[in-house]
RNA sequence: CAAAUCGAAGGCGAUGGAGUUCGCCUGAACCGCCCGCAAGGGCUGAUAACUCCUGGCCGCCG
Numbered sequence: 001c002a003a004a005u006c007g008a009a010g011g012c013g014a015u016g017g018a019g020u021u022c023g024c025c026u027g028a029a030c031c032g033c034c035c036g037c038a039a040g041g042g043c044u045g046a047u048a049a050c051u052c053c054u055g056g057c058c059g060c061c062g
Base pairs, nucleotide, nucleotide: 009026010025011024012023013022016053017052018051019050020049021048032043033042034041035040
């Protein structure tokens, strides 16, 4: 000096907010799926999971 490990703190889990739980990351974790050589075409969902709120879509009633 570098690497590894540990700690603290923080961040992340396909579009918003909150709570709980789980998992992941230390400059990474993360950045949806299907068809197609590519171009391009098609599809699901505001959750990692559960609950609530907001927004969006579809149907019905007033």
Fluoride riboswitch aptamer (crcB RNA motif) from an Acidobacteriota bacterium, 62 nucleotides, folded computationally.
The model forms 100% of the base pairs in the Rfam consensus.
The coordinates come from a structure-prediction model, not an experiment, and the mean pLDDT is 81.
The source organism's lineage runs through Bacteria, Pseudomonadati and Acidobacteriota.